Annotation:
The prediction has a mean pLDDT of 83. The part of an RNA shown here (small-subunit ribosomal RNA, 3' major domain) has 475 nucleotides and comes from a metagenome.
[in-house]
Context: one part of a larger RNA
């Protein structure tokens, strides 16, 4: 000087606790271990691995496995030498990759050659091979916790201390007030972005008050009030007031206000810890392999299955299920594209092809509401699981795709010990969208909007984390 205590004080934190829902027990979907395998490519491993890298494994991706090519090589500069223009049709062996054959055919130009492009030979390519304990860069983690440090001073023989401690006080090392300290930096906070009121400027694709025209019927034409859109502005600062404090920083409570005391969310992540992760994104040191540990190429595995766990999605119903009828979003995406009206099909879907490079077109919001059926059962509850017949996308749906139709109709009747989330437009519920993508194993992942709760009595206790003290046989 740290670290550490079943050593004290003090404060935070969905940490408890008050409560709403869940997981653990079912069936599936995914991901992990096991096991199997010829391979089930590879990493991730408490919390910070496990719907993670993967924002898409039929082929390709592919990094594995069998099995058939190829060896200056799938790719890259660069020299001799020797050749031909490439490209293009085609015939034939093969699963393909790759052999072997036939047709056809260059530009420039100084006439030397040059572009292009096959062989041969040489340097060399190449490697998802290993070392993430050789490394850069990039991220997780404590922790958005609020703390980490410097000059100079001054103390201490020194290692250090001091400031930064102490009293109050903050969401906060946040401000105050005192003090051998006084300053000063990285972090706090502000500055950024959305959002909640309002002028304003502007009015087409948006909007339709009023008034006047029109039409079965629509905002169709006048219009620019409104909503909205997207620039600038204006608003909040403990700025009034009151009480309270040390007259301080505050706090406590009231006006006013759309908005009060960090309004509310996002981005932002201090010195550092885990020899945390990645050498499988790139980069890059060493070491290894070079007719193979490279590289094409078919086929097959990544999907295998007694099992075990993690993460979800249906569910067990009456607050429900089914039928029939009405209602009401926002994000965002659309030319190799979204696709309306209209036929066809019970449907998935198919023909067609109006309109839209889009505030113009394109897409059934559902949950709720209303009426009706069902009457507590393994049911009209739930939907795996199996057959049969089918669309669609791809060269190509067996291994191994998503979807319809009709059949089947399995567990499950709220889940042991333990456990996770969440404090408000939040929880839990209802749908919509979107990247990735031909397709999809999308129940995941990032968004959006509808409905819209209950509780916080405290800080004794479990976990975590900040200060100050103290003990110590630890470094």
């Nucleotide at each position: 000087u740290g670290a550490c205590g079943g050593g004290g004080g003090c404060c935070c934190g969905c940490a408890c606790a008050a409560g709403c829902g869940g997981u653990g027990g079912a069936g599936c979907a995914u991901g992990u271990g096991g096991c199997u395998u010829a391979a089930u490519u590879c990493g991730a491993g408490g919390c910070a691995a496990c719907g993670c890298g993967a924002a898409g494994a039929a082929c390709c991706u592919u990094a594995c496995c069998u099995g058939g090519g190829c060896u200056u090589g799938a790719c890259a500069u660069a020299u001799a030498c020797c050749g031909g223009a490439u490209c293009g049709c085609u015939g034939u062996g093969g699963a393909a990759a790759c052999g072997c054959g036939g047709c056809u055919u260059c530009u420039c130009u100084u006439c030397g050659g040059a572009g292009c492009u096959g062989g041969u030979a040489u340097a060399c390519a190449g490697g998802u091979g290993u070392u993430g304990c050789a490394u850069g860069g990039c991220u997780g983690u404590c922790g958005u916790c609020a703390g980490c440090u410097c000059g100079u001073g001054c103390c201490g023989u020194g290692a250090g201390g001091u400031g930064u401690u102490c009293g109050g006080u903050u969401a906060a090392g946040u401000c105050c007030g005192g003090c051998a300290a006084c300053g000063a930096g990285c972090g706090c906070a502000a500055c950024c972005c959305g959002u909640a009121u309002c002028g304003u400027u502007a009015g087409u694709u948006g909007c339709u008050a009023c008034c006047a025209g029109g039409u079965u019927a629509u905002g169709c034409u006048g219009g620019c009030a409104c909503u909205c859109u997207a620039g600038c502005g204006a608003g909040a600062c403990u700025g009034c007031c009151c009480g309270u404090g040390u007259u301080a920083a505050g706090c406590g409570g009231g006006a006013g206000g759309a908005a009060g005391g960090c309004g509310c969310g996002g981005a932002u992540g201090a010195c550092g810890u885990c020899a945390a992760g990645u050498c499988c994104g790139u980069a890059u040191g060493g070491c290894c392999c070079u007719u193979a540990c490279g590289u094409c190429c078919a086929g097959g595995g990544c999907u295998g299955c007694a099992c075990a766990c993690g993460u979800g999605c249906u569910a067990c119903a009456a607050u429900g299920g089914c039928u029939g009828g009405u209602a009401c979003a926002a994000u965002g995406g659309g030319a190799c594209g979204c696709a309306a009206u209209a036929c066809c099909g019970c449907g998935a879907g198919g023909u067609g092809g109006a309109g839209c490079a889009a505030a113009u077109c394109c897409a059934c919001a559902a949950a709720a509401c209303c009426a009706g059926c069902c009457c507590u059962a393994g049911u009209u509850c739930a939907g795996a699981u199996u057959g049969c017949a089918g669309u669609c996308u791809g060269c190509a749906a067996c291994u191994c795709g998503a979807c319809u139709g009709c059949a089947u109709g399995a567990a499950g009747u709220c889940g042991g010990a333990a456990u996770c989330g969440c404090u408000a437009g939040u929880a839990a519920a209802g749908g919509c969208g979107u990247a990735u993508c031909a397709g999809c194993u999308a129940c995941g992942g990032c968004g959006c909007c509808u409905u819209g709760a209950a509780u916080a009595c405290g800080u004794u206790c479990c976990c975590g984390g900040g200060c100050c003290u103290u003990g110590u046989a630890c470094a």